About this RNA: The RNA shown here (transfer RNA) has 72 nucleotides and comes from an uncultured Lachnospiraceae bacterium. It was read from a public genome assembly.
RNA sequence: UGGGCUAUCGCCAAGCGGUAAGGCACAGCACUUUGACUGCUGCAUGCGCCAGUUCGAAUCUGGCUAGCCCAG
Numbered sequence: 001u002g003g004g005c006u007a008u009c010g011c012c013a014a015g016c017g018g019u020a021a022g023g024c025a026c027a028g029c030a031c032u033u034u035g036a037c038u039g040c041u042g043c044a045u046g047c048g049c050c051a052g053u054u055c056g057a058a059u060c061u062g063g064c065u066a067g068c069c070c071a072g
Base pairs, nucleotide, nucleotide: 001071002070003069004068005067006066007065010024011023012022018055026042027041028040029039030038048064049063050062051061052060
């Protein structure tokens, strides 16, 4: 320098144009003598940034940023 892949709650992770699943963690309640386990409920201005297309974008397009890989 060129090419490719990845970027989604604190962590992991699904999604494939129409309200963003789930697990762990965390908080409250129940249970328990207490704790743990278990159950119920809750938890978010979480879709890397800026534009574009569209009635509608995490999703499609362009650019950029960061990380990883390949080539030179």